[in-house]
The RNA shown here (transfer RNA) has 72 nucleotides and comes from Rhodamnia argentea. Taxonomically the source falls in Rhodamnia (Eukaryota, Streptophyta, Streptophytina, Tracheophyta). It matches the Rfam family "tRNA". By type it is a transfer RNA. Rfam's curators write: Transfer RNA (tRNA) molecules are approximately 80 nucleotides in length. The RNAcentral record of the sequence draws on Rfam.
């Protein structure tokens, strides 16, 4: 130069175009305790970016951005 993957909370991830985006570990509150730790309950926090197709996009379709493998 070229082909292919992959980007979703602080991490790691699920999600077959349709009602409040899923669990888990961290964190913050409370409960439990003498005190911590476990445990038990709750909150809090995310779709890489732009256009498009559609009644409706995390999903599909261009492009672009990062990272990765592999070809040359």
């Nucleotide at each position: 130069g070229g082909a292919c993957c992959a980007u979703u909370a602080g991490u790691g991830u699920a999600g077959u175009g349709g009602u409040u985006a899923u669990c888990a570990c961290a964190u913050u509150u409370g409960g439990c305790u003498c005190u911590g730790a476990a445990c038990c309950a709750a909150a809090u926090a995310a779709c890489c970016c732009a256009a498009g197709u559609u009644c409706g996009a995390a999903u599909c379709u261009u492009g672009g951005a990062u990272g990765g493998u592999c070809c040359g």